[in-house]
RNA sequence: AACUGAAAACGGCAAACCUGUCGAAAGGCAGGGACGCAAAGCUUCCGGUCUACGGGUUUAACCUAGGACAGCGGGGCCGCCAGA
Numbered sequence: 001a002a003c004u005g006a007a008a009a010c011g012g013c014a015a016a017c018c019u020g021u022c023g024a025a026a027g028g029c030a031g032g033g034a035c036g037c038a039a040a041g042c043u044u045c046c047g048g049u050c051u052a053c054g055g056g057u058u059u060a061a062c063c064u065a066g067g068a069c070a071g072c073g074g075g076g077c078c079g080c081c082a083g084a
Stems, first nucleotide, its partner, number of pairs: 003083003012037002017032006035071001041077003045074003048069003054064004
């Protein structure tokens, strides 16, 4: 350095939900709160999923990402401890 995460150690993050706030929404942010996570650290390059203000159409609806999800998977970058 790579690989592995069985057993440890120091710790870390924070689902749902509640409150406030931004947003058309999905969802984000802050506080509380812990379902879990060895990358649940960072990053939209690829796939996938969600929303549809706006635009379109065959207009009670359907389609569409300039929006969103890193705790959906893959990829890239960085990283603690240890060695069955």
About this RNA:
Predicted 3D model of an 84-nucleotide RNA (c-di-GMP-I riboswitch aptamer) from a Woeseiaceae bacterium. It matches the Rfam family "c-di-GMP-I riboswitch aptamer". Gene Ontology term of the family: cyclic-di-GMP binding. Lineage of the source: Bacteria > Pseudomonadati > Pseudomonadota > Woeseiales > Woeseiaceae.